[in-house]
RNA sequence: UCAAACGUAUUGGGGCGCCGCGCGCGUGCGCGGCUGAGAAGCACCCAUUGAACCUGAUCCGGGUCAUACCGGCGUAGGAAAUUACGAAGACAGUCGGU
Numbered sequence: 001u002c003a004a005a006c007g008u009a010u011u012g013g014g015g016c017g018c019c020g021c022g023c024g025c026g027u028g029c030g031c032g033g034c035u036g037a038g039a040a041g042c043a044c045c046c047a048u049u050g051a052a053c054c055u056g057a058u059c060c061g062g063g064u065c066a067u068a069c070c071g072g073c074g075u076a077g078g079a080a081a082u083u084a085c086g087a088a089g090a091c092a093g094u095c096g097g098u
Stems, first nucleotide, its partner, number of pairs: 001090002006086004010081001011047004016041001017034007053078003059072004
C1' cells in the first nucleotide's frame, strides 16, 4: 500500500397478511390462533457478490378454516452505501543482525 471471510458504526432501503371469538351503527378495537426473522416492534430483515422488498399478479399448480401458506413464475423487469473503521494474509520499502 492492497485486502477475503467476518465484525462494529453511521447512513439509507423494506414489509406488516390471514382466520376465529367478543365489543362497536361503522372506519375499527381487544383477546386467541396460522405462517414467518419480523404480522407496528425503541423490533426485525436488507444495502449492488443486492429473492430484503416491489412489479408481473384479480397469474399458474398444490394445500388450508383462511391467507404469497408451499412451490412455480425467477438466468424476468426494478430495487437502498460498490460508506467508514477493524481484520487473516499478500506485496513493497527502511533499519539492524548473521